The RNA shown here (transfer RNA) has 82 nucleotides and comes from a Hyphomonadaceae bacterium. Its Rfam family is "tRNA". By type it is a transfer RNA. Taxonomically the source falls in Hyphomonadaceae (Bacteria, Pseudomonadati, Alphaproteobacteria, Hyphomonadales). It was read from a public genome assembly. The prediction has a mean pLDDT of 81.

[in-house]
RNA sequence: GCCCCUGUGGCGGAACCGGUAGACGCGACGGAUUCAAAAUCCGUUUCCUUCGGGAGUGCCCGUUCGAGUCGGGCCAGGGGCA
Numbered sequence: 001g002c003c004c005c006u007g008u009g010g011c012g013g014a015a016c017c018g019g020u021a022g023a024c025g026c027g028a029c030g031g032a033u034u035c036a037a038a039a040u041c042c043g044u045u046u047c048c049u050u051c052g053g054g055a056g057u058g059c060c061c062g063u064u065c066g067a068g069u070c071g072g073g074c075c076a077g078g079g080g081c082a
Stems, first nucleotide, its partner, number of pairs: 001081007010026003019065001027045006046055003058074005
């Protein structure tokens, strides 16, 4: 230099043919239980907000009524060729 794959909450990881983003699990926090703890069970767990709503899938642009998903460029990581 060329080719391929990947990028989504704190972490892993879903989201079908483009149609409610974050299911499910882990972790964290609060509670129940216990003499106390472990285990188990319940609730909460992206950000902003005038509480009506709005933003958010590595970044920018495009296509579309509508993009995590499709196209282009870039960035980062991994693999291959030279």